[in-house]
Overview:
The RNA shown here (SAM riboswitch aptamer (S box leader)) has 125 nucleotides and comes from a Bacteroidota bacterium. Of the family's consensus pairs, 97% are formed in the model.

RNA sequence: GAUUUAUAAAGAAGUGUGGAGAGUACAGGCUCUGUGAAACACUAGCAACCUUCGGCCGGGUAAAACCGGAAAGGAAACGGUGCUAAAUCCUGCUCCCGGCAAGGUGCUGAGGAGAACUAUAAACC
Numbered sequence: 001g002a003u004u005u006a007u008a009a010a011g012a013a014g015u016g017u018g019g020a021g022a023g024u025a026c027a028g029g030c031u032c033u034g035u036g037a038a039a040c041a042c043u044a045g046c047a048a049c050c051u052u053c054g055g056c057c058g059g060g061u062a063a064a065a066c067c068g069g070a071a072a073g074g075a076a077a078c079g080g081u082g083c084u085a086a087a088u089c090c091u092g093c094u095c096c097c098g099g100c101a102a103g104g105u106g107c108u109g110a111g112g113a114g115a116a117c118u119a120u121a122a123a124c125c
Stems, first nucleotide, its partner, number of pairs: 001125001003123006013043005021032003026092004044084003049080002051076003056069004093114004097109004
């Protein structure tokens, strides 16, 4: 970097350095930011994707150990990542629903469903 699968309306902060941007692709919005942005460091926290333990099913045994399987569900934040403004901040494409207009069809709604994109994790190349 590519592919596949799963998840994405939940959750979680300060200090120091720093000195103008940031909200993770692009575009349009809208927010945050000298009452200090990004980045770096330290401490704290959230989270069960991997991981560990327990449990379940099957094999095995005198009984175990051990091996394999499943993932609806239990516990754990030591380890591998990740994360700690705003719904992935909102929208972009297709279909449907509602409202306002109109009779060309348009505007609009923290309305719905599905794709696509993006992000994170695991596996694999």
Lineage of the source: Bacteria > Pseudomonadati > Bacteroidota.